[in-house]
RNA sequence: GCGCCUGUAGCUCAGCCGGAUAGAGCAACGGCCUUCUAAGCCGUGGGCCGGGGGUUCGAAUCCCUUCAGGCGCG
Numbered sequence: 001g002c003g004c005c006u007g008u009a010g011c012u013c014a015g016c017c018g019g020a021u022a023g024a025g026c027a028a029c030g031g032c033c034u035u036c037u038a039a040g041c042c043g044u045g046g047g048c049c050g051g052g053g054g055u056u057c058g059a060a061u062c063c064c065u066u067c068a069g070g071c072g073c074g
Base pairs, nucleotide, nucleotide: 001073002072003071004070005069006068007067010026011025012024013023019057028044029043030042031041032040050066051065052064053063054062
């Protein structure tokens, strides 16, 4: 330098053949239970989807560009 993959909640990820309030598990917080803790059960908050631009009635999902990480080739 070229190609490919990944980047979504604090963490690990799903969703990625466009369709409408963006989800799960764990963690956090509150409650129940318990003498207390843990476990268990119930509930709550938390992200606008790496950044920017474009297409579209509508984009996490398509296109362009850019940043970061990984792998391969030279």
Predicted 3D model of a 74-nucleotide RNA (transfer RNA) from a Clostridiales bacterium. The coordinates come from a structure-prediction model, not an experiment, and the mean pLDDT is 81. It was read from a public genome assembly. Rfam family: tRNA. The family's RNA type in Rfam is transfer RNA. Lineage of the source: Bacteria > Bacillati > Bacillota > Clostridia > Eubacteriales.